A computed fold for a 72-nucleotide RNA from a Defluviitaleaceae bacterium, annotated as transfer RNA. Model confidence (mean pLDDT): 83 of 100. Rfam family: tRNA. It is annotated as a transfer RNA.
[in-house]
RNA sequence: GGCCCGUUGGUCAAGGGGUUAAGACACGGCCCUUUCACGGCUGAAACAAGGGUUCGAAUCCCUUACGGGUCA
Repeated sequence: GGCCCGUUGGUCAAGGGGUUAAGACACGGCCCUUUCACGGCUGAAACAAGGGUUCGAAUCCCUUACGGGUCA
């Protein structure tokens, strides 16, 4: 340098065009407990960046950045 794959809360991770972006762990609050832990309820927190297509994009396309694989 060419090609391929990936990037979603603090971490892991589902969703692959449609009206609240799921879940687990972690974190905050409340309950429970003499207290802690465990357990229960509840809350905050995310679509890498720019552009395009579309009535509508986290999702499809292009470019860029970063990471990984492979070929030379």